[in-house]
Order: sequence, then C1' cells, then structure tokens
RNA sequence: CACUGUCAUCAAGAUUCUACUAUGGUAGAAACCAACCGAGACGCGAGUCCACGGUGGUGUUUGAGAUGAGGACUGAUAAGUCAAAAUAAAGCGCUUUU
Repeated sequence: CACUGUCAUCAAGAUUCUACUAUGGUAGAAACCAACCGAGACGCGAGUCCACGGUGGUGUUUGAGAUGAGGACUGAUAAGUCAAAAUAAAGCGCUUUU
C1' cells in the first nucleotide's frame, strides 16, 4: 500500500495564502471542522469534558460508497523503548445521609 472479516458512525460542520502549471490541476504552509483511536481531567459506574498525540475532512460527486479501530523508534520476528496541552465543573443511573 492492497485485499478480506468484525464493530461503530455517515445529520451537520469547516479555507486561505504562496509557488508551479499542460489552465485539468500539482505541491507547500498555516488555519479551521469533527471527536474514531491514544493521552490528560472528573467519576462508584456508565460515561462526560478537553483537543495535547495520530487519523479523517474543509470544490463537486460519493451506500457496496466513505472514515476510524492510535503514533514514533529499534528489531527478521517475538519483543522492547519513547513522546503527548490546558482546565474545572455540569448532567444521568446507583448508594448513603437528611
């Protein structure tokens, strides 16, 4: 990278600049949307919050179609190592007390 299988979502949302160009587009940079995985905070729990790490997306089209099911390094594999912001509360169920 591709194929197959499983699970979840598919409502909405969000772009500018620069360079090149065969004028169809390509590349880079920063920004933004969202919250799938990781981290962090709260928690009895389910989960919630956050947006730091990793994906995805920001022209149109898009249901057998799309996206995700962390990342980097070492290693033949097994395995090992490493990094990850800020900030405090609310709601739901349960328990206890009044």